[in-house]
RNA sequence: AUGAACAGCGCGAGAGAGCAUCUCCUCCAUGUGGGAGCGGGAUCGCCGAAGGGGCACCUCGAUCGGCCGCCGGGCCGGGCGAGCAAUCUCUCAGGCCAACACAUCGCGCUGGGACA
Numbered sequence: 001a002u003g004a005a006c007a008g009c010g011c012g013a014g015a016g017a018g019c020a021u022c023u024c025c026u027c028c029a030u031g032u033g034g035g036a037g038c039g040g041g042a043u044c045g046c047c048g049a050a051g052g053g054g055c056a057c058c059u060c061g062a063u064c065g066g067c068c069g070c071c072g073g074g075c076c077g078g079g080c081g082a083g084c085a086a087u088c089u090c091u092c093a094g095g096c097c098a099a100c101a102c103a104u105c106g107c108g109c110u111g112g113g114a115c116a
Base pairs, nucleotide, nucleotide: 006111007110008109009108010107011106012105013104018044020043021042022041023040024039025037026036027035028034045096046095047094051092052090053089054088058083059082060081061080063078064077065076066075067074068073
């Protein structure tokens, strides 16, 4: 089941932070040493909503101490190990005019086939 979770596609919504400095390359210019690049490198400053890392409660396991016991065990406390969340946090990656991208949300479609 008039199709859950989950995955993908289309449309719509969607925040933040230097149009930073220096240099190289390409192109356009050439009377005061310029301009452009959805190009490379380096430097400093920033953002968090691709992705990624980390942590709580709690659960499980063994262990130590104390108490109880019908001697199967039970209760309390401590630390250890494992599992364990985010829009929190880190800033690795990514990003810092606009555009693109972007967690997440809505609508539709496709796959999926029972959970939420």

Predicted 3D model of a 116-nucleotide RNA (Glycine riboswitch aptamer) from an Anaerolineae bacterium. Of the family's consensus pairs, 91% are formed in the model. The prediction has a mean pLDDT of 81. The source organism's lineage runs through Bacteria, Bacillati, Chloroflexota and Anaerolineae.